Guanidine-I riboswitch aptamer from Propionispora vibrioides, 97 nucleotides, folded computationally. The coordinates come from a structure-prediction model, not an experiment, and the mean pLDDT is 85. Lineage of the source: Bacteria > Negativicutes > Selenomonadales > Sporomusaceae > Propionispora. The model forms 100% of the base pairs in the Rfam consensus. The RNAcentral record of the sequence draws on Rfam.

Order: sequence, then structure tokens, then C1' cells
RNA sequence: UCGAAAGCUUUCUAGGGUUCCGUGGCGCAAAGUCAGUCUGGUCCGAGAGAAAGCGCACAGCAAGCUGUGUACACGGAAGGAUAAAAGCCUGGGAGUA
Repeated sequence: UCGAAAGCUUUCUAGGGUUCCGUGGCGCAAAGUCAGUCUGGUCCGAGAGAAAGCGCACAGCAAGCUGUGUACACGGAAGGAUAAAAGCCUGGGAGUA
């Protein structure tokens, strides 16, 4: 300096907001409207969180199954999507060690 399966999916969690529902305020009520500085349900959701499956590598054999492995990972600002925000995406990026 270059490259790497440092792959993909599902479910969930930390976390996140406010379309919808619920809740609360205004309103006799209905309609409507305000509030996420409303615990929540729906919803979004991790490269550096969890589990499972697939895949991949190697080995074995009964030939498509079994076993083993799949490590490590500090990190902005800014921008983008959606109703909106975020440990989402840019991004294992810039940068730092």
C1' cells in the first nucleotide's frame, strides 16, 4: 500500500421517535384540536448487542449428513430516508490508537 465470507436472512433487545391506536388537556357531547417534557400497543431498530437459520472454511464418513471453526472491532461532526427520530443508512466511512 492492497485485499479479505469482516456474507445473507429471520426473531428479539438496548435504543428511538409520533403516522395510527391508546392516554391526558380544551370541548356538555360529537366533530375537531393540542401534548411524545405521555408509562404504553402498532411502528423504526444495531458492523462494533443477543439468539437461530442459511452460507463459507476444514475434517470425517454412512455421500448428504456429522463434527469443529466463523476471531477482533475506539469512533465524531455533517447529511439522508420515513410521520418522525435513533446505536437506521452514508459507515468496519473520515479520524484516532